Record summary
Large-subunit ribosomal RNA, domain VI from Promicromonospora kroppenstedtii DSM 19349, 274 nucleotides, folded computationally. The RNAcentral record of the full RNA draws on SILVA. The source organism's lineage runs through Bacteria, Actinomycetes, Micrococcales, Promicromonosporaceae and Promicromonospora kroppenstedtii.

[in-house]
Context: one part of a larger RNA
RNA sequence: CGUAGGAAACUUGAGAAGGGCUGUCCCUAGUACGAGAGGACCGGGACGGACGAACCUCUGGUGUGCCAGUUGUUCCGCCAGGAGCAUGGCUGGUUGGCUACGUUCGGAAGGGAUAACCGCUGAAAGCAUCUAAGCGGGAAGCCUGCUUCGAGAUGAGGUUUCCAUACACCUUGUGUGUGAGAGGCACCCAGCAGACCACUGGGUUGAUAGGCCGGAUGUGGAAGCAGGGACUGAAGACCUGUGGAGCUGACCGGUACUAACCUGCCGAUAACUU
Numbered sequence: 001c002g003u004a005g006g007a008a009a010c011u012u013g014a015g016a017a018g019g020g021c022u023g024u025c026c027c028u029a030g031u032a033c034g035a036g037a038g039g040a041c042c043g044g045g046a047c048g049g050a051c052g053a054a055c056c057u058c059u060g061g062u063g064u065g066c067c068a069g070u071u072g073u074u075c076c077g078c079c080a081g082g083a084g085c086a087u088g089g090c091u092g093g094u095u096g097g098c099u100a101c102g103u104u105c106g107g108a109a110g111g112g113a114u115a116a117c118c119g120c121u122g123a124a125a126g127c128a129u130c131u132a133a134g135c136g137g138g139a140a141g142c143c144u145g146c147u148u149c150g151a152g153a154u155g156a157g158g159u160u161u162c163c164a165u166a167c168a169c170c171u172u173g174u175g176u177g178u179g180a181g182a183g184g185c186a187c188c189c190a191g192c193a194g195a196c197c198a199c200u201g202g203g204u205u206g207a208u209a210g211g212c213c214g215g216a217u218g219u220g221g222a223a224g225c226a227g228g229g230a231c232u233g234a235a236g237a238c239c240u241g242u243g244g245a246g247c248u249g250a251c252c253g254g255u256a257c258u259a260a261c262c263u264g265c266c267g268a269u270a271a272c273u274u
Base pairs, nucleotide, nucleotide: 001152005163006162007161008160009159010158011157015149016148017147018146021049022048023047024046025045026044027043033038051106052105053104054103055102059100060099061098062097066093067092068091069090070089071086072085073084074083075082076081110144111143112142117137118136119135120134166178167177168176169175170173183266184265185264186263187203188202189201190200191199208259209258210257211255212254213253214252215251218247219246224242225241226240227239228238
């Protein structure tokens, strides 16, 4: 821009893409078969490999503003307690998220038309013949079935709902201008969405994000104070109590304290015809 008014929501499915893999073992059954050795069809089940999708309950990985321990050094006047730098200084753990080495699931079943092939009935050709008329069976293959996209499918589909008919002017036209207006966009706060855009939620009639409060989780016993404390007078390392303490990113809930302010823009012939 189109889809002959403008919107919002839900859809149909022409068409397109994906997927379609395979092994071992067990039962049937040591049966049929076979002198024996050996050893099935058909049917049923279990467990795998590779591949793919989704997810994070478990097991792991990651963790750069989580917790703890610790070395050197500088600084906060000293002590105590901390901060900076040293690969996040190093080390041990670790929430959310993201992940595989983790978990779950998938390939199908079913339907239809067939290939090779196997048949029924059956003449030409008194027989025979699956074929000439007619009617069946038959494959991991074909069309479906399953998943995804999908009306620019210009053949532009469908359903439901919402909005509109006001005023003025003249050159009287499918005219021009103004207003109203469903809805949309901008703007702002954000996200499990995301390169940007898009998408989704929210914008005070508000829990959208931050803060704060509570909880969960993690770490693992905070500071201060009190007591003890080998060597040694003091001090101190260290130990115990206060005390499953203190702290705790992304998680869960609550709460308008802070910020979502102020606003702007776009937006429809009610018209004609055989």